[in-house]
């Protein structure tokens, strides 16, 4: 310089080949429950803890790396760019 592959939540990814309307899953966050565990006061218990959890259950986070195009209608197609890998020379 040329060719290829990655870029989607806070991390890891589907989803693209065949465009279809609100973009999902794991982990992870927060919030309630539940069960330990603990302080404290107690008859039974109650209340609190920056507490712990292969436990339940719900919330919140993305304008799909960027701009532009074509369409009724893009993460998905096209063109351009950025960013990381790989090979070629």
């Nucleotide at each position: 310089g040329c060719g290829c592959c990655u870029g989607u939540a806070g991390c890891u990814c589907a989803g693209c080949u065949u465009g279809g309307a609100u973009a999902g899953a794991g982990c992870g966050a927060c919030u309630g429950c539940c069960u330990c565990c603990u302080a404290u006061a107690u008859g039974g218990u109650a209340u609190g803890g920056u507490g712990a959890g292969a436990g339940c259950a719900g919330u919140a986070g993305g304008c799909c790396g960027a701009g532009g195009g074509u369409u009724c209608g893009a993460a998905u197609c096209c063109c351009u760019u950025c960013a990381g890998g790989c090979g070629c020379g």
The prediction has a mean pLDDT of 81. Predicted 3D model of an 89-nucleotide RNA (transfer RNA) from a Candidatus Woesearchaeota archaeon. The sequence was found in a public genome assembly. It matches the Rfam family "tRNA". By type it is a transfer RNA.